[in-house]
RNA sequence: GCUCGAAAAAGGCAAAACAUCCGAAAGGAUGAGACGCAAAGCCACUGGCCUAAGUCCAAGGAUAUGGCAGCAGGGUUGCCGGG
Numbered sequence: 001g002c003u004c005g006a007a008a009a010a011g012g013c014a015a016a017a018c019a020u021c022c023g024a025a026a027g028g029a030u031g032a033g034a035c036g037c038a039a040a041g042c043c044a045c046u047g048g049c050c051u052a053a054g055u056c057c058a059a060g061g062a063u064a065u066g067g068c069a070g071c072a073g074g075g076u077u078g079c080c081g082g083g
Base pairs, nucleotide, nucleotide: 002083003082004081005080012037013036018031019030020029021028022027035070041076042075043074045073046072047071048068049067050066054063055062056061057060
């Protein structure tokens, strides 16, 4: 440097539900809590998904400039151990 994650150690993160706050919503922050996670660290670049304030047509729709990194790919950094 590449590759792998069976066992082990040091540790790490924290789904849902709940509380408070932010937000039009999706969703987010904090607390508390553990379903899980070897990148469940970081980045919306590609695909996908969610929402639709505003805008457009207007019955109801369409639309991201708003989101999801715990949907996948990609980029980037990194602990322990095996090869």